[in-house]
A computed fold for a 72-nucleotide RNA from a Deltaproteobacteria bacterium, annotated as transfer RNA. Model confidence (mean pLDDT): 80 of 100. The sequence is in RNAcentral, with records from ENA and MGnify. NCBI's taxonomy places the organism under Bacteria, Pseudomonadati, Myxococcota, Myxococcia.
RNA sequence: CCGCCUGUAGCACAAAGGUCAGUGUGCUCGCCUGAUAAGCGAGCGAUGAACGUUCGAUUCGUUCCAGGCGGA
Repeated sequence: CCGCCUGUAGCACAAAGGUCAGUGUGCUCGCCUGAUAAGCGAGCGAUGAACGUUCGAUUCGUUCCAGGCGGA
């Protein structure tokens, strides 16, 4: 320098154009217990950035940013 892949809660992953962006784990509070653990309930928290296409974008396109793989 060229090509490909990935980017969504603190972490690991779903959602592949349309219902409130969900699940596990984590964190906070409460219940339970003599106490702790386990368990139960409630809450917290996210689409890398910009532009475009569309009635509607996490999803499609372009550019940039970050990470990974391959080639020269």